[in-house]
RNA sequence: GAUCGAAAAAAGCAAACCCGGUGAAAACCGGCGGCGCAAAGCUAUGGGUCUACCGCUCUGUCCAGGAUUGCCAGGCUGCUGAA
Numbered sequence: 001g002a003u004c005g006a007a008a009a010a011a012g013c014a015a016a017c018c019c020g021g022u023g024a025a026a027a028c029c030g031g032c033g034g035c036g037c038a039a040a041g042c043u044a045u046g047g048g049u050c051u052a053c054c055g056c057u058c059u060g061u062c063c064a065g066g067a068u069u070g071c072c073a074g075g076c077u078g079c080u081g082a083a
Stems, first nucleotide, its partner, number of pairs: 012037002018031005035070001041076003045073003048068003055062001056060001
C1' cells in the first nucleotide's frame, strides 16, 4: 500500500406510518419519525422490477424517452483498524 471486516470510538444516513407539495402513474421533494445500513455516499453503466401520459398493429395481458442505487452487480470516493 492492497484485500477482508471483529470489537470499540468519532461521525453519518434514515424504513414504515402521518402531514404538505410535484407528477398521468410509478415514484420523488420537504417535515415528523427510526426499521435498519460498513458505504443505506455519488453514478441510471449492465441486469431485474414498477408505472403507461404519449405512442402504436388501438380500447390491450402492448409500449420507456419515466422511476427504482434501501433489488443485484460494475465504476468513483470515504471514517476506524483485531484476526

Predicted 3D model of an 83-nucleotide RNA (c-di-GMP-I riboswitch aptamer) from Pelolinea submarina. The source organism's lineage runs through Bacteria, Chloroflexota, Anaerolineae, Anaerolineales and Pelolinea.